[in-house]
RNA sequence: GACUCAUAAAGAGUGGUCGAGGGACUGGCCCGCUGACACGACGGCAACCGAUUGGAUUUAGUUCCGAUGACAGGUGCCAAUUCCAGCUCAAGCAUCAUUAGCUUGGGGAAAAUGAGAC
Numbered sequence: 001g002a003c004u005c006a007u008a009a010a011g012a013g014u015g016g017u018c019g020a021g022g023g024a025c026u027g028g029c030c031c032g033c034u035g036a037c038a039c040g041a042c043g044g045c046a047a048c049c050g051a052u053u054g055g056a057u058u059u060a061g062u063u064c065c066g067a068u069g070a071c072a073g074g075u076g077c078c079a080a081u082u083c084c085a086g087c088u089c090a091a092g093c094a095u096c097a098u099u100a101g102c103u104u105g106g107g108g109a110a111a112a113u114g115a116g117a118c
Stems, first nucleotide, its partner, number of pairs: 001118001003116005013042002016039002021031003025086004043078003048074002050071001051068006082110001087107007
C1' cells in the first nucleotide's frame, strides 16, 4: 500500500516545548496568539486483540454469547455524533405546478481504528 471483516449519539486532560494554522478531502460550521495543531511528560477512557473467567457448543480454546479491567500485556482514543453534509431512497414543508430549496428518517460512499490475510 490494495483486500476482507467488525465498530461509532457513551467515555476520558493537566501542566511543558513550539508558534500558525487545525478539524482527511470538498462545502458548511467550528477550534486557534486567552497559544490551537504537533511533539514529548504524567494522568485518564475504552474494551478491538491478547489475558483471566461464566454459559452454550465442538473431534479440537472449535465456534458463539457474556463478565473483569491493579491485567505493570499489544494497539487505539481523550473539542464538537466519524462535528454535519457530500451519492441514493422515502416522507413532510413550501409552490398554481415542476425544478431548485428547507426539514426528518433509511441505506450507501469516503475516511478512522482494530483484527485478519497478502
SAM riboswitch aptamer (S box leader) from an uncultured Verrucomicrobia subdivision 3 bacterium, 118 nucleotides, folded computationally. It matches the Rfam family "SAM riboswitch aptamer (S box leader)". Rfam describes the family as follows. The SAM riboswitch is found upstream of a number of genes which code for proteins involved in methionine or cysteine biosynthesis in Gram-positive bacteria.